[in-house]
RNA sequence: CUCUUAUCAAGAGCUGGCUGAGGGACUUGGCCCAAUGAAGCCCAGCAACCGACCGUAAUACCAUUGCAAAAUGGGGCGCAGCAUGCGCCGGGGUUUUCCCCAGCAAGGCACGGUGCUAAUUCCAACAGAAAGGAAACUUUCUGACAGAUAAGAG
Repeated sequence: CUCUUAUCAAGAGCUGGCUGAGGGACUUGGCCCAAUGAAGCCCAGCAACCGACCGUAAUACCAUUGCAAAAUGGGGCGCAGCAUGCGCCGGGGUUUUCCCCAGCAAGGCACGGUGCUAAUUCCAACAGAAAGGAAACUUUCUGACAGAUAAGAG
C1' cells in the first nucleotide's frame, strides 16, 4: 500500500502541565470550535478489538475421507423463546445416571499491544422509498461511496 471481516447515536480533560494559531480526513457547500488557548507533546481518563489470566452452562453420537492426527456433513445440547450467531459433543475414575481433570460460548479483569477523549464519522454530496407541496423544493428513513479503528491475509 491492497484485500477480507467487525464496529462507528454510548463513554472519557466544563479548572492538569508545556507550548502558542489554527482546527473539525480530502474537494465543494454549510455549520461550528479556538487568546476564557487550536493543533502537537506529557500526564490523566474512557472503552474492551487482540493477547495473557480467571471463569459459568451444555457434552450423544452417527456417516464419509484418512494409517493416524484430523477434516467435512448430519444430528443433539447450552446461551435467551424462534431464526441467525457463538460454544460443546475431550481425557480419567467408576457403574452411577455420579465424581475429577482439561478446555471453554457467556461473563469478569485492565497486566501487555493498539485505539479513543466538542458537536452521530459535525451535516450534506450518489441511489431509492415515504410524507408534504400547483411547482420549485422541503423533511424523514434506508442503502451505497468515502473515511476512521481493530483483527487477519498478501
SAM riboswitch aptamer (S box leader) from Bacillus methanolicus PB1, 154 nucleotides, folded computationally. The model forms 91% of the base pairs in the Rfam consensus. Rfam family: SAM riboswitch aptamer (S box leader). Gene Ontology term of the family: regulation of gene expression.